The RNA shown here (Bacterial RNase P class A) has 449 nucleotides and comes from an Acidimicrobiia bacterium.
It is recorded under the gene name rnpB.
The RNAcentral record of the sequence draws on ENA.
NCBI's taxonomy places the organism under Bacteria, Bacillati, Actinomycetota, Acidimicrobiia.

[in-house]
RNA sequence: UGAGCCUGCCGGGUGACCGCCUGCGUAGACCCUCGGGGAUACGUUGGAGGAAAGUCCGGACUCCACAGGGCAGGGUGCUGGGUAACCCCCAGGCGGCGUGAGCCGACGGAAAGUGCCACAGAGAACAGACCGCCUAAGUUGGUGCCAUCACCAACCGGCAAGGGUGAAACGGUGGUGUAAGAGACCACCAGCAUCCCGGGAGACCGGGAUGGCUCGGCAAACCCCACCCGGAGCAAGGCCAAGCAGGGAUGCUGGGCUGCCCGCCCGGCGCUCGUUUCGGCGAGUGCCUCAUCCCAGGUAGGCCGCACCGAGGUCGCGCGGCAACGCCGGCCCCAGAUGGAUGGUCGCCUCUUCGACUUCGUCGAAGAGGUUGGAGUUCACCCCCGGUGAACUCCGCCUCCCGCGACGAGGCUGGAGAACAGAAUCCGGCUUACAGGCAGACUCACAAC
Numbered sequence: 001u002g003a004g005c006c007u008g009c010c011g012g013g014u015g016a017c018c019g020c021c022u023g024c025g026u027a028g029a030c031c032c033u034c035g036g037g038g039a040u041a042c043g044u045u046g047g048a049g050g051a052a053a054g055u056c057c058g059g060a061c062u063c064c065a066c067a068g069g070g071c072a073g074g075g076u077g078c079u080g081g082g083u084a085a086c087c088c089c090c091a092g093g094c095g096g097c098g099u100g101a102g103c104c105g106a107c108g109g110a111a112a113g114u115g116c117c118a119c120a121g122a123g124a125a126c127a128g129a130c131c132g133c134c135u136a137a138g139u140u141g142g143u144g145c146c147a148u149c150a151c152c153a154a155c156c157g158g159c160a161a162g163g164g165u166g167a168a169a170c171g172g173u174g175g176u177g178u179a180a181g182a183g184a185c186c187a188c189c190a191g192c193a194u195c196c197c198g199g200g201a202g203a204c205c206g207g208g209a210u211g212g213c214u215c216g217g218c219a220a221a222c223c224c225c226a227c228c229c230g231g232a233g234c235a236a237g238g239c240c241a242a243g244c245a246g247g248g249a250u251g252c253u254g255g256g257c258u259g260c261c262c263g264c265c266c267g268g269c270g271c272u273c274g275u276u277u278c279g280g281c282g283a284g285u286g287c288c289u290c291a292u293c294c295c296a297g298g299u300a301g302g303c304c305g306c307a308c309c310g311a312g313g314u315c316g317c318g319c320g321g322c323a324a325c326g327c328c329g330g331c332c333c334c335a336g337a338u339g340g341a342u343g344g345u346c347g348c349c350u351c352u353u354c355g356a357c358u359u360c361g362u363c364g365a366a367g368a369g370g371u372u373g374g375a376g377u378u379c380a381c382c383c384c385c386g387g388u389g390a391a392c393u394c395c396g397c398c399u400c401c402c403g404c405g406a407c408g409a410g411g412c413u414g415g416a417g418a419a420c421a422g423a424a425u426c427c428g429g430c431u432u433a434c435a436g437g438c439a440g441a442c443u444c445a446c447a448a449c
Stems, first nucleotide, its partner, number of pairs: 001445004006440005012349007020047002023044005030037002049420001053431002056429005061233004073229005078092005093107001094105004108224002113222002115218003130163002132159003138155007171189006190214001192211008237304004246295006254266004267288009312332005318327003350418006357411008367400005373395010
């Protein structure tokens, strides 16, 4: 210098004017049971986030249920720690990936049982024979004149070394052995099980002995094991409480003709009596309405929950701890509605991007001048070869500066833009979205010292 990795943090600043919500103070129209309530105005305090989001986990809080235990259902799943709790965080172990800093992992059990393993392939779990290898045993045929012997071919067979399929084919290498072969046997290695020793708090790590010779994968398939979990959620829940309907008390008593009285007609409900073919029918009697007051539950609506002295914030580079975190001390009180406030305009600054002008540097082409360099042409001289000198051309090198082009850096000016997104009972996490920027630790590559 470039590329990368991890952690922490910021996420526009400032001034003026106008506006919104909340708390407090003052004034106060108006209402009123005279104790208060209170529109509005003025002043003043405070006023979104790292994710306020998704609502995925865990809690606080509230109500309901609950002797204890079990079943069902759900969740978690290496170890130790942190925490109010956690599917969270920290530290470590193991496995995988990366050259590395680092990153990722539902990471108990497949040697309890059940199930599944596509396609391809002969065979996919105590498997299998397509190509291949072999004819030792058995049968048949042929040839060698015959033959118990030899050879060839076929059948019946043997084998799993090699090839081939597949994500995966039942340990690897070498040897013995054999007709050919094979953990069939042997040596070493890998792996597994059991036991022992050592280290560690533990997960686990290191080593040794024995064993049978090898026991495939999948449990975010059923299942087994260990641990955890009662349900609903601020529309929880509590308080106050119109109007209508209900009940009670007092006074008036149903509807229509008809506003009132009388009269006539028409009901509904209850009780008593009679009758009945058990469906009713008839007679008598009471209530129906309105007003006021009271009562219980409770709707609309309002208030509380709810703006929180709290798992609270911040500071100390305090103490303990590798860390997450805990403890101690000082200081602070810090948004808040229920159509839902936290905004707008302008100026200056900051950042990003585009354009114009301008300065500097590097490079390129072109131009001017010089040249002790090289090549060529012409002329002159020396006795040819050849050499020397002069002029011109081309190439090279050096210097110069005006203008041109490209790139880089700076100045000035104009335009455009400034992410994701917005509390709603409150906290701790996780996940997702995010323009741009800052700080620190570390890794790799190249270069210089």